The prediction has a mean pLDDT of 86. A computed fold for a 536-nucleotide part of an RNA from an uncultured Archangiaceae bacterium, annotated as small-subunit ribosomal RNA, 5' domain. The RNAcentral record of the full RNA draws on ENA.
Context: one part of a larger RNA
RNA sequence: GAAUCAACGCUGGCGGCGUGCCUAACACAUGCAAGUCGAACGCGAAAGUGGAGCAAUCCAUGAGUAGAGUGGCAAACGGGUGAGUAACGCGUGGGCGACCUGCCUUCGAGUGGGGGAUAACGUUCCGAAAGGGACGCUAAUACCGCAUAACAUCCUUCGUUUAGAUACGAGGUGAUCAAAGCCGGGAGCAAUUCUGGCGCUUAUUUAGGGGCCCGCGUCCGAUUAGCUAGUUGGUGGGGUAACGGCCUACCAAGGCUUCGAUCGGUAUCCGGCCUGAGAGGGCGGACGGACACACUGGAACUGAGACACGGUCCAGACUCCUACGGGAGGCAGCAGUGGGGAAUUGUUCGCAAUGGGCGCAAGCCUGACGACGCAACGCCGCGUGGAGGAUGAAGACCUUCGGGUCGUAAACUCCUUUCGACCGAGAAGAAUGGCCUACGACCUCAUACGUCGUAGGCACGACAGUAUCGAGGGAAGAAGCCCCGGCUAACUCUGUGCCAGCAGCCGCGGUAAUACAGAGGGUGCAAGCGUUGUUC
Numbered sequence: 001g002a003a004u005c006a007a008c009g010c011u012g013g014c015g016g017c018g019u020g021c022c023u024a025a026c027a028c029a030u031g032c033a034a035g036u037c038g039a040a041c042g043c044g045a046a047a048g049u050g051g052a053g054c055a056a057u058c059c060a061u062g063a064g065u066a067g068a069g070u071g072g073c074a075a076a077c078g079g080g081u082g083a084g085u086a087a088c089g090c091g092u093g094g095g096c097g098a099c100c101u102g103c104c105u106u107c108g109a110g111u112g113g114g115g116g117a118u119a120a121c122g123u124u125c126c127g128a129a130a131g132g133g134a135c136g137c138u139a140a141u142a143c144c145g146c147a148u149a150a151c152a153u154c155c156u157u158c159g160u161u162u163a164g165a166u167a168c169g170a171g172g173u174g175a176u177c178a179a180a181g182c183c184g185g186g187a188g189c190a191a192u193u194c195u196g197g198c199g200c201u202u203a204u205u206u207a208g209g210g211g212c213c214c215g216c217g218u219c220c221g222a223u224u225a226g227c228u229a230g231u232u233g234g235u236g237g238g239g240u241a242a243c244g245g246c247c248u249a250c251c252a253a254g255g256c257u258u259c260g261a262u263c264g265g266u267a268u269c270c271g272g273c274c275u276g277a278g279a280g281g282g283c284g285g286a287c288g289g290a291c292a293c294a295c296u297g298g299a300a301c302u303g304a305g306a307c308a309c310g311g312u313c314c315a316g317a318c319u320c321c322u323a324c325g326g327g328a329g330g331c332a333g334c335a336g337u338g339g340g341g342a343a344u345u346g347u348u349c350g351c352a353a354u355g356g357g358c359g360c361a362a363g364c365c366u367g368a369c370g371a372c373g374c375a376a377c378g379c380c381g382c383g384u385g386g387a388g389g390a391u392g393a394a395g396a397c398c399u400u401c402g403g404g405u406c407g408u409a410a411a412c413u414c415c416u417u418u419c420g421a422c423c424g425a426g427a428a429g430a431a432u433g434g435c436c437u438a439c440g441a442c443c444u445c446a447u448a449c450g451u452c453g454u455a456g457g458c459a460c461g462a463c464a465g466u467a468u469c470g471a472g473g474g475a476a477g478a479a480g481c482c483c484c485g486g487c488u489a490a491c492u493c494u495g496u497g498c499c500a501g502c503a504g505c506c507g508c509g510g511u512a513a514u515a516c517a518g519a520g521g522g523u524g525c526a527a528g529c530g531u532u533g534u535u536c
Stems, first nucleotide, its partner, number of pairs: 001536004006532005013382006019375002021340001026338003030335003035073003040070002043067001048061005080293003089218008099210003108202004112146001114144002121136006152176003155172006181198007219265003226256003231253008268290004272283004295316005318329004346372001348371003354368001355366004385415004395406004419477001423470003429463001434458009480525002483522002485506003491520005501508002
């Protein structure tokens, strides 16, 4: 000098864009942060209103609504944090003839026929609660057989290959494995049937995602020199989506290491960021990618995907409820509280936009996100007025007492009105999709239905009466901080008297201090200026 997730002191007008617990991965009150689908399924209220009745009550409507429940998909994304990890964790370049993949894309085939349950619900019992038991009823795109079956799997035959196991190719009247329906429209008295759309099963394919393996790179310590028993390899078996000591039995005795093993310390890694002429050094906060974790430790279940932050089970610590028998909980999601600390914000608004989940859709959900709020925490921009104005006013300070300086500074005259305040007008962000109308195409017996396209119209904005624009008036509302001995730009007076104090280094102060304190003056930077910490 540059930089900073900064803090502290003094000061503080506005705007834009960013940033904001670096410490206790400490403990957490409260609210919200993951739901959705009635076009999979069976149930199914109440208030209110109307009517009847002397009344109790009943009927209709509310309404097949609210609502739970079965079932499907999502919940493995998104969001947080950096504790652990020196590792194929990350980065980079390769490999998998050793692999998986829901939704989406592509392209074939199929979607036939049966069965038995169960929740909800009803009755009842236990319990303070959380919750649980018994009996009975019922549905499905829930569950289970059967049929059909291929470029699937297994078996088997032949050929090629191999020392062999095996691998590949061709074949087999060989064996095994599927499924679910729903919503429209037409015809029909009905059974049923035709048709459009969405699904379902199985196989193919693409994309994207993931798993595994390898080369290279990746901090400090030798005052850590030896380490290793599933350890290193083989065979058989098991296990996995898949290779593999991944696991197991047996056999062999190996494997790593001064090119630093092992041990100890520290630490998420990278794109990048800071500095520097570069080489290099330092850092990894915000944003993006990867990894790891979710009170602590362990485990599996479900599933395409988890060994699962707002799932389950076990153990532990802690907190809470209890009728003492027993239960409940997990903010390193968004706000917020206590605590720690030099130190870090609102218990705000909205799903209008972007994105995500579910749904045919309308739509619902979304503390992701979009916004607003707080903080000079940072960067950038703007303003605090401009021109004229000498009797160089008053005042202050200095003085050689003549005067000098503050100083065109002020006053005064003329002018302007950014920004702020007040008043008025007032956006873009809205595109899709939806609804209405018209037309066309496809489908069709059809001017049903449905799908697609075109044109016109309508409704939909949290921010927000915001940005922006306009009007009026008036210099009006807006400057501080550090420094002035040398380094280093800037000097005098008074006070003090090795005292009080200053100080980054050298050093100042003991009676003429440009170094302390105050004043006048000056230098520098400026809504900031200094100090401290840290990095180059």